[in-house]
RNA sequence: GAAGCUGGCCAGACAGCCGCUGAACACCUUAGGGUGCGCAGAGGAAAGUCCGGGCUCCACAGGGCAGGGUGACGGUUAACGGCCGUCCGUUAUAAACCGCAGACGCAAGUCUGCGGCGAAGGCGAGGAACAGGGCCACAGAGACGAGUCUUGGUGUGCAAACAUCAAGGGUGAAACGCGGCAACCUCCACCCGGAGCAACACCAAAUAGGCAAGCGAUGACGCGGCCCGUCGAGCUUGCGGGUAGGUGGCUUGAGCCUUGGAGUAAUCCAAGGCCUAGAGGAAUGGCUGUCCACGACAGAACCCGGCUUAUCGGCCAGCUUCAUUU
Numbered sequence: 001g002a003a004g005c006u007g008g009c010c011a012g013a014c015a016g017c018c019g020c021u022g023a024a025c026a027c028c029u030u031a032g033g034g035u036g037c038g039c040a041g042a043g044g045a046a047a048g049u050c051c052g053g054g055c056u057c058c059a060c061a062g063g064g065c066a067g068g069g070u071g072a073c074g075g076u077u078a079a080c081g082g083c084c085g086u087c088c089g090u091u092a093u094a095a096a097c098c099g100c101a102g103a104c105g106c107a108a109g110u111c112u113g114c115g116g117c118g119a120a121g122g123c124g125a126g127g128a129a130c131a132g133g134g135c136c137a138c139a140g141a142g143a144c145g146a147g148u149c150u151u152g153g154u155g156u157g158c159a160a161a162c163a164u165c166a167a168g169g170g171u172g173a174a175a176c177g178c179g180g181c182a183a184c185c186u187c188c189a190c191c192c193g194g195a196g197c198a199a200c201a202c203c204a205a206a207u208a209g210g211c212a213a214g215c216g217a218u219g220a221c222g223c224g225g226c227c228c229g230u231c232g233a234g235c236u237u238g239c240g241g242g243u244a245g246g247u248g249g250c251u252u253g254a255g256c257c258u259u260g261g262a263g264u265a266a267u268c269c270a271a272g273g274c275c276u277a278g279a280g281g282a283a284u285g286g287c288u289g290u291c292c293a294c295g296a297c298a299g300a301a302c303c304c305g306g307c308u309u310a311u312c313g314g315c316c317a318g319c320u321u322c323a324u325u326u
Stems, first nucleotide, its partner, number of pairs: 001322010012291007020041003025036004043297001047308002050306005055196004067192005072086005087126001088124004097116008127187002132185002134181003144177001149168008200248004210239006219231004255274008292295001
């Protein structure tokens, strides 16, 4: 320097105008709010909802069965089927090299094509097949049960044939060998309670029920006229559950950035700094101008760690191979 591979980062820029959401400040207010001012306002995947956690409610003595999941070894983590390192298996080609063929050339050699070898990489549900069952397409005599396609030996037999032993050809991914398949059942080891923010908590209207207390007609019952007792339509007051509606949960968190340290790495530790949407019939938009390399996939809805899928382009780093120079 070229090629290949892997990983990380960015995701048109700037200015003006008009809107929307949030919280701070100031002013006004009829106490519901309004106005002004500056500030903040989607993503690397916000997506699929596939895996694992936080959080909330419900359930729960302990153990087992059933059911589901995971599976090399070690590490990492809140946890994981994730990630990191190592091993094993498998797979691809580039350059270089080797071989063959052709072309050019006096030759050395160069070029082209084919084949072989071949890196970083890619992929792997990567425990167990002498516990057991099941399966092994086509071809083949035969696919694990047993048997016999060909030849030869031995025995019986007049022969055909049968029994037994050995070898061989062919088919096929695999041919009798402790065969292969567990992503078929199964066995072994380990893990797993259920539902999900429409979770859940708080405040709480009208109407209709409920509960308690008091009053209660010229009412009913107690032989019933009075007293007294019980019931009683209805009225008043209080309480309580739930609905509409409202509020919280809601974004300060396994958080982000920088520096230093431990570790091959994933990751962890320490110091300093920062606050970066929180709506909820659901805001994050529209228009104009300038410039460029002319702009992809796509949009939060409780939060977080992963995986997978979609994605115009650009930048950076690392690894491998080759070439050249020193």
About this RNA:
The RNA shown here (Bacterial RNase P class A) has 326 nucleotides and comes from a Burkholderiales bacterium. Its mean pLDDT, the model's own confidence on a scale to 100, is 78. It matches the Rfam family "Bacterial RNase P class A". The family's RNA type in Rfam is ribozyme. Rfam describes the family as follows. Ribonuclease P (RNase P) is a ubiquitous endoribonuclease, found in archaea, bacteria and eukarya as well as chloroplasts and mitochondria. A source record names the gene rnpB. The RNAcentral record of the sequence draws on ENA. Taxonomically the source falls in Burkholderiales (Bacteria, Pseudomonadati, Pseudomonadota, Betaproteobacteria).